[in-house]
Predicted 3D model of a 577-nucleotide part of an RNA (small-subunit ribosomal RNA, 5' domain) from an uncultured prokaryote. The prediction has a mean pLDDT of 82.

Context: one part of a larger RNA
RNA sequence: GAUUGAACGCUGGCGGCAUGCCUUACACAUGCAAGUCGAACGUGAAAGCGGGGCAACCCGCAAGUAGAGUGGCGGACGGGUGAGUAAUACAUCGGAACGUGUCCAGUAAUGGGGGAUAACCUAGCGAAAGUUAGGCUAAUACCGCAUACGAUCUGCGGAUGAAAGCGGGGGAUGCGGCACUAAAGGCUUUUGGCGAAGGUGGCCAAAGGUGAGUCAAGAGCUUUUAGUGCUGCACCUCGCGUUAUUGGAGCGGCCCACGCCCGAUUAGUUUGUUGGUGGGGUAAUGGCCUACCAAGGCGACGAUCGGUAGCUGGUCUGAGAGGACGGCCAGCCACACUGGGACUGAGACACGGCCCAGACUCCUACGGGAGGCAGCAGUGGGGAAUCUUGGACAAUGGGCGAAAGCCUGAUCCAGCAAUGCCGCGUGUGUGAAGAAGGCCUGCGGGUUGUAAAGCACUUUCAGUAGGGACGAAAUGCAGAGUGUUAAUAACACUUUGUCUUGACUUAACCUACAGAAGAAGCACCGGCUAACUCUGUGCCAGCAGCCGCGGUAAUACAGAGGGUGCGAGCGUUAAUC
Numbered sequence: 001g002a003u004u005g006a007a008c009g010c011u012g013g014c015g016g017c018a019u020g021c022c023u024u025a026c027a028c029a030u031g032c033a034a035g036u037c038g039a040a041c042g043u044g045a046a047a048g049c050g051g052g053g054c055a056a057c058c059c060g061c062a063a064g065u066a067g068a069g070u071g072g073c074g075g076a077c078g079g080g081u082g083a084g085u086a087a088u089a090c091a092u093c094g095g096a097a098c099g100u101g102u103c104c105a106g107u108a109a110u111g112g113g114g115g116a117u118a119a120c121c122u123a124g125c126g127a128a129a130g131u132u133a134g135g136c137u138a139a140u141a142c143c144g145c146a147u148a149c150g151a152u153c154u155g156c157g158g159a160u161g162a163a164a165g166c167g168g169g170g171g172a173u174g175c176g177g178c179a180c181u182a183a184a185g186g187c188u189u190u191u192g193g194c195g196a197a198g199g200u201g202g203c204c205a206a207a208g209g210u211g212a213g214u215c216a217a218g219a220g221c222u223u224u225u226a227g228u229g230c231u232g233c234a235c236c237u238c239g240c241g242u243u244a245u246u247g248g249a250g251c252g253g254c255c256c257a258c259g260c261c262c263g264a265u266u267a268g269u270u271u272g273u274u275g276g277u278g279g280g281g282u283a284a285u286g287g288c289c290u291a292c293c294a295a296g297g298c299g300a301c302g303a304u305c306g307g308u309a310g311c312u313g314g315u316c317u318g319a320g321a322g323g324a325c326g327g328c329c330a331g332c333c334a335c336a337c338u339g340g341g342a343c344u345g346a347g348a349c350a351c352g353g354c355c356c357a358g359a360c361u362c363c364u365a366c367g368g369g370a371g372g373c374a375g376c377a378g379u380g381g382g383g384a385a386u387c388u389u390g391g392a393c394a395a396u397g398g399g400c401g402a403a404a405g406c407c408u409g410a411u412c413c414a415g416c417a418a419u420g421c422c423g424c425g426u427g428u429g430u431g432a433a434g435a436a437g438g439c440c441u442g443c444g445g446g447u448u449g450u451a452a453a454g455c456a457c458u459u460u461c462a463g464u465a466g467g468g469a470c471g472a473a474a475u476g477c478a479g480a481g482u483g484u485u486a487a488u489a490a491c492a493c494u495u496u497g498u499c500u501u502g503a504c505u506u507a508a509c510c511u512a513c514a515g516a517a518g519a520a521g522c523a524c525c526g527g528c529u530a531a532c533u534c535u536g537u538g539c540c541a542g543c544a545g546c547c548g549c550g551g552u553a554a555u556a557c558a559g560a561g562g563g564u565g566c567g568a569g570c571g572u573u574a575a576u577c
Base pairs, nucleotide, nucleotide: 001577002576003575004574006573007572008571009570010569013424014423015422016421017420018419019417020416021382026380027379028378030377031376032375035073036072037071040070041069048061049060050059051058052057080335081334082333090259092257094255095254098252099251100250103248104247105246106245107244108243109242110241111145113143114142120135121134122133123132124131125130151160152159153158165240166239167238168237169236170235173234174233175232176231177230178229179228180227181226182225183224184223185222186221187220188219189218190217191216192215193214194213261307262306263305268298269297270296273295274294275293276292277291278290279289280288310332311331312330313329314325315324316323317322337358338357339356340355341354360371361370362369363368388414390413391412392411396410397408398407399406400405427457428456429455430454437448438447439446440445461518463513464512465511466510467509471504476498477497478496479495480494481493482492483491521566522565523564524563525562526547527546528545532561533560534559535558536557542549543548
């Protein structure tokens, strides 16, 4: 001189962009950080909305919202930390004996059956966490049968092994279901007309009543036929799936070589150790494991042991060679209270999964249970020291879903901090009576000093008011075209139109308003090293990076005036070159 994830002292106007527990991988209150799918399934009223009721509660609602459950996919990504690790890591160059959910491309299938079980109901145990028994039920859950292009095994004859359905649309056809209309038939019934036999009367006539039957009109039930509409299955078609398998992309596992800090006051080390054969194991090679055989392997070119440490791209410095470092960002690795273990799965020996042991904390009815911030905020503690218990899924990305959408402390934003870098401002011009005051003085004056006042202007930034983008592309809906199709439907693709979507945002930017108005400090002045006098003090008080100052005229202490340097910073301390 340059630099820093800095801290401390004094001071402090604004903005942009970055950065912010380096110490205890110490312990953690609270909230959130991984869910989603009803287009896989059986359910169904806990929540919501509406109505009634004083209330308990009751009723209703949805082309079935949401919860719980079965099932699928995802919780192996994303996010954090640097404890361990000196080589099972990392960086670079290579290699052969492997795996692969989703994705892309291809081939062949997706036939026919079965038995359960949760939810739910009933009964019981427990303080709770939870749990036991009996009963009912579904599936893209589970298990057989059949089939096997390709696959695996093979003695080349053969053997083994699979699946699941769901949704959209539909002209004609077949089989049903429901509703409506029309025609015909049957039964019942109501109203009105006609009305035999028999009975009442001695007979006749008249009137009335009961009345088989019959006619007309209406209603209801029912049967058949026809038509229309809705709908289920078959059938056709489209989309999404499912199964077996081939190739690929991407990803992952494994191996070799070389490089990779300090210590010799660490010199020998190793027994599954080094190699071979057989076997086992793995997705796969291999002492990875095991039985037997041989006695090897490494080492002053530093083995082994001990110490320290995540590695790299890079960062800082330096003319370079080199030295120091590895915070932010990116790649890889390791870890998830400590130690061990496996399960599930394409993938884990799994941060917010499981089991066992341990330490710690919490609940308890003392029988027993619950927990893991090195996720985001936040708390205590430690420390010289390091932020908000904020907003939003609008964008980018991720999970699930056909989609709408839901979730996302990833992310995008805002907040705090001069922690750093960069930019801007704190006015501009004029102004000599060289004012007053201060300081010095040789008493003449000098200096502060155009500095101030005064006069004339300007208004960046901050303030107030008004306007106001980009970040938004999509998705959805409607139309058109093409493909598919029996199809003008549905679906896929392309395209056009249209509606909607912003946390930030009281933002960027623009305009207007008023007024110099609201905005300068810090260190130093003996030499190194730019910048000098006076007063006080008197080897005292003190300064100091080095040399060194101070014992009565101290440019070195303290104060003042003046000056020098940098400037929203300036110094000090620490650290590296």